[in-house]
Molecule: RNase P RNA; transfer RNA
Organism: uncultured Chloroflexota bacterium
RNA sequence: CAAGUAAACCGGGUGACCGCUCCUUCCUCGGAAGGAGAGGAAAGUCCGAGCUCCGCCGGGCAGGGUGCUGGGUAACUCCCAGGAGGGGCGACCCUACGGACAGUGCCACAGAAACAUACCGCCCUUCUUCGGAAGGGUAAGGGUGAAAUGGCGAGGUAAGAGCUCACCGGCUCCGAUGUGAAUCGGAGGCCGUGCAAACCCCAUCCGGAGUAAGACCGAAUAGAGGGACUAAGGGACGCCUGGCCCGUUCCCCGGGUUGGUCGCUUGAACCCGAUGGUAACAUCGGGGCUAGAUAGAUGGUCACCAUCCCGAUGAGCGUAAGCAAAUCGGGACACAGAACUCGGCUUACAGGUUUACUUGGCUC
RNA sequence: GGGCUCGUAGCUCAGCGGCAGAGCGGACGGCUCAUAACCGUUUGGUCCCAGGUUCGAUCCCUGGCGAGCCCA
Numbered sequence: 001c002a003a004g005u006a007a008a009c010c011g012g013g014u015g016a017c018c019g020c021u022c023c024u025u026c027c028u029c030g031g032a033a034g035g036a037g038a039g040g041a042a043a044g045u046c047c048g049a050g051c052u053c054c055g056c057c058g059g060g061c062a063g064g065g066u067g068c069u070g071g072g073u074a075a076c077u078c079c080c081a082g083g084a085g086g087g088g089c090g091a092c093c094c095u096a097c098g099g100a101c102a103g104u105g106c107c108a109c110a111g112a113a114a115c116a117u118a119c120c121g122c123c124c125u126u127c128u129u130c131g132g133a134a135g136g137g138u139a140a141g142g143g144u145g146a147a148a149u150g151g152c153g154a155g156g157u158a159a160g161a162g163c164u165c166a167c168c169g170g171c172u173c174c175g176a177u178g179u180g181a182a183u184c185g186g187a188g189g190c191c192g193u194g195c196a197a198a199c200c201c202c203a204u205c206c207g208g209a210g211u212a213a214g215a216c217c218g219a220a221u222a223g224a225g226g227g228a229c230u231a232a233g234g235g236a237c238g239c240c241u242g243g244c245c246c247g248u249u250c251c252c253c254g255g256g257u258u259g260g261u262c263g264c265u266u267g268a269a270c271c272c273g274a275u276g277g278u279a280a281c282a283u284c285g286g287g288g289c290u291a292g293a294u295a296g297a298u299g300g301u302c303a304c305c306a307u308c309c310c311g312a313u314g315a316g317c318g319u320a321a322g323c324a325a326a327u328c329g330g331g332a333c334a335c336a337g338a339a340c341u342c343g344g345c346u347u348a349c350a351g352g353u354u355u356a357c358u359u360g361g362c363u364c
Numbered sequence: 365g366g367g368c369u370c371g372u373a374g375c376u377c378a379g380c381g382g383c384a385g386a387g388c389g390g391a392c393g394g395c396u397c398a399u400a401a402c403c404g405u406u407u408g409g410u411c412c413c414a415g416g417u418u419c420g421a422u423c424c425c426u427g428g429c430g431a432g433c434c435c436a
Base pairs, nucleotide, nucleotide: 001360002359003358004357005356006355007354008353009352010351012305013304014303015302016301017300018299020037021036022035023034024033025032026031039335043346044345046344047343048342049341050340051210052209053208054207056243057242058241059240060239061238063206064205065204066203067202068082069081070080071079072078083097084095085094086093087092098201099200103199104198105195106194119142120141121138122137123136124135125134126133127132150168151167153165154164155163169191170190171188172187173186174185175184176183177182214262215261216260217259223253225252226251227250228249231248233246234245235244270287271286272285273284274283275282276281307332308331309330310329311328312327316323317322365435366434367433368432369431370430371429374388375387376386377385382419389407390406391405392404393403394402412428413427414426415425416424
């Protein structure tokens, strides 16, 4: 210098004018002054919680989530560290990563055979009209396929075969190390086998509804409506059931109201530092307060500056091709916008900055 | 705010994980004096998009996009 990998961050600034929402103060009650006012994703609503309400406690079935190990956390399908497998020359990245001797199911076409088989072939025996036929053995070779009975070499054999042996791969057992996933070593010929993002099995977790939850004030009002029923009914949204409780009601239809206050923003929060921990994170100390609308504010115009791109001109560098400071003109500046609040994930994003590292080239 | 369903030919819809189909439509031909109906032939696909599981995906899984519906 070029190409890349990982992580963190910014995502315009200043001024003037005109507006919007909230708070405080003043006041002649109409206003005036001052202050505050979107994001890294406020988004998707995909997970997990807080909070609130639904009297309570079980049991069974169903349904759903998760799925290597250890840790973190209020909790998680999140995060950190590690293991195994895979990809990359490498920095590094990816993984839905329990179980296929509990059972059921699927594997189209091709192929003899897709789960327990032999088409061609090889070998042996018998027969023979010498072309071959019948019976048996075999799975080394050929062929089909995504997948064909561990791989490869040697011995062995009628031909073959883990039949035997060496090496490699897997499985089981034993020992060591590690909290563990697992790794290392040894022994045993034990060795066909895909799909569980097919049903399923195993382990483990899960009550429901959602701030329009819910609380209070005000306003309004029509029930001769329908149904279930005195042992039923109810106990909030899967079903059944045991106990306990409420106990005269429960469900549907119809009618009225469509205002206000609280919930509502101080929070498992944020910033800085120290300590512990590989880390996620935890503890302690200090600091400041940082939008709260209810048809929904946070905006618009202009000027200058910053960044990037294009065109003109071109100091300067260079043998040249070409590179290019300064100046002038024009253009661009993303994704998107709170509505109860947090922790995550996912997705969208013009352009830019920083740090660490890898590979290659050149120079010293 | 919360939840559910769907996306396949121009339209309406089918589709056991194994060659993507039906009806209507379009085009051409026949029948007819002519049109319709009818008969025959034919046309037509990013199975919404991206990634994954699998030998193989319209189908299974994950994420996104776009519609529709329901509750308060």